A computed fold for a 75-nucleotide RNA from a Bacilli bacterium, annotated as transfer RNA. The same sequence occurs in records of 3 taxa.
RNA sequence: GCGCCCGUGGUCCAAUGGAUAGGACGUAGGCCUCCGGAGCCUGAGGUAGGGGUUCGAUUCCCUUCGGGCGCACCA
Numbered sequence: 001g002c003g004c005c006c007g008u009g010g011u012c013c014a015a016u017g018g019a020u021a022g023g024a025c026g027u028a029g030g031c032c033u034c035c036g037g038a039g040c041c042u043g044a045g046g047u048a049g050g051g052g053u054u055c056g057a058u059u060c061c062c063u064u065c066g067g068g069c070g071c072a073c074c075a
Stems, first nucleotide, its partner, number of pairs: 001071007010025004018055001027043005048064005
């Protein structure tokens, strides 16, 4: 340099054009309890940035950034 894949809460993973982006762990508060690190309830927290297509974008297109893999170059 070329090609391919990926980027979603603190972590791991769903949702792949349609109604309020869902789950697990973690976390905060509460309940329970002799105690709580067990159990139960409730909450907060997320689509990498920009532009485009569309009635509607997490999803499709372009671009930038970041990560991974392969190839090439590298006397």